[in-house]
A computed fold for a 73-nucleotide RNA from a Thermoleophilia bacterium, annotated as transfer RNA. The sequence was found in a public genome assembly. It matches the Rfam family "tRNA". Rfam links the family to the GO term triplet codon-amino acid adaptor activity.
RNA sequence: GGGGCGUUAGCUCAGUUGGGAGAGCGUCGGCUUUGCAAGCCGAAGGUCACCGGUUCGAGCCCGGUACGCUCCA
Numbered sequence: 001g002g003g004g005c006g007u008u009a010g011c012u013c014a015g016u017u018g019g020g021a022g023a024g025c026g027u028c029g030g031c032u033u034u035g036c037a038a039g040c041c042g043a044a045g046g047u048c049a050c051c052g053g054u055u056c057g058a059g060c061c062c063g064g065u066a067c068g069c070u071c072c073a
Stems, first nucleotide, its partner, number of pairs: 001072007010025004019056001027043005049065005
């Protein structure tokens, strides 16, 4: 330098018809306990990496950029 894959909640990750943004863990609150843990119930938490484009509508399609992994040279 070129190819491929990845980037979504604090962490690990789902998300195929292009129209609802989610799960587990963690955090916070409540219940339960003498207390703690576990358990149960609930809540908060998001620039879907960034900049553009297409579209009535984009996490999802197209172009570029950045970062990570990997292959080739």